[in-house]
Molecule: transfer RNA
Organism: Fibrobacterales bacterium
């Protein structure tokens, strides 16, 4: 070094159906609750969907390039 496969989506883990306007858990934060901690309960907080393009009326999703991370092959 090159080819093939798979991942990148919220502060972390990880979902998203046939392309139709993005979710869950936990966590952060406030308030109830207790003498007081934990546990529970409510509410609130959440997004350049790795980056640029390019189909399409519409893209996380399809396609093309880019990068990073794994697996396997060749050398």
């Nucleotide at each position: 070094a090159g080819c093939g496969g798979g991942a990148g989506u919220a502060g972390c883990u990880c979902a998203g159906u046939u392309g139709g306007u993005a979710g869950a858990g936990c966590g952060c934060u406030a308030g109830c609750u207790u003498c007081c901690c934990a546990a529970g309960c409510u509410a609130a907080u959440g997004g350049u969907c790795g980056c640029g393009g390019g189909u399409c009326c519409g893209a996380g999703u399809c396609c093309c390039g880019u990068u990073u991370c794994c697996c396997g092959c060749u050398u």